This is a predicted structure of a 114-nucleotide RNA (SAM riboswitch aptamer (S box leader)) from a Bacteroidota bacterium.
Of the family's consensus pairs, 94% are formed in the model.
Lineage of the source: Bacteria > Pseudomonadati > Bacteroidota.
It matches the Rfam family "SAM riboswitch aptamer (S box leader)". Rfam's curators write: The SAM riboswitch is found upstream of a number of genes which code for proteins involved in methionine or cysteine biosynthesis in Gram-positive bacteria. The SAM riboswitch acts at the level of transcription termination control. The predicted structure consists of a complex stem-loop region followed by a single stem loop terminator region. An alternative and mutually exclusive form involves bases in the 3' segment of helix 1 with those in the 5' region of helix 5 to form a structure termed the anti-terminator form.
Its mean pLDDT, the model's own confidence on a scale to 100, is 79.
The sequence was found by an Rfam model in a public genome assembly.
[in-house]
RNA sequence: UUCUUAUCAAGAACGGUCGAGGGAACAGGCCCUGUGACGCCGUAGCAACCGUCCCCAUUUUCGGGGAGUCAAGGUGCUAAUUCCUGCUUCGCCUAUUGCGAAGAGAGAUGAGAA
Repeated sequence: UUCUUAUCAAGAACGGUCGAGGGAACAGGCCCUGUGACGCCGUAGCAACCGUCCCCAUUUUCGGGGAGUCAAGGUGCUAAUUCCUGCUUCGCCUAUUGCGAAGAGAGAUGAGAA
C1' cells in the first nucleotide's frame, strides 16, 4: 500500500513548546483559533479492538462461546455524531426542495491476510 472483517450517538485534559491557520480531500454550511488553535513532547486519563481469565473443541496449529469493581502489556482515542450536508431509495408535508428513516460511498481505528 491492497484485500477481508468488526466498530464508529458513549467516554476521557492539564502542562511545556511552536507561532497561523485548523476541523482527512473537494464544495457548501457551521465551528475552533494570538485568552495561542493545529502539530510535537511530557504527564494524566478514557475505552476495551488485541490482551488477561474461564469453558468447549483440537495431536498441534487454526477455531467457537462466555464473564468482571480485570487492565500489567500492544494499538487507539481524549471540541462538536466520523461536526453536518453532498449519492440512492422510501415516508411525511406547510409542496419551499423542507423534515424524517434506511442504505451506499468516502474516512478513522482495531484484528487478520497478501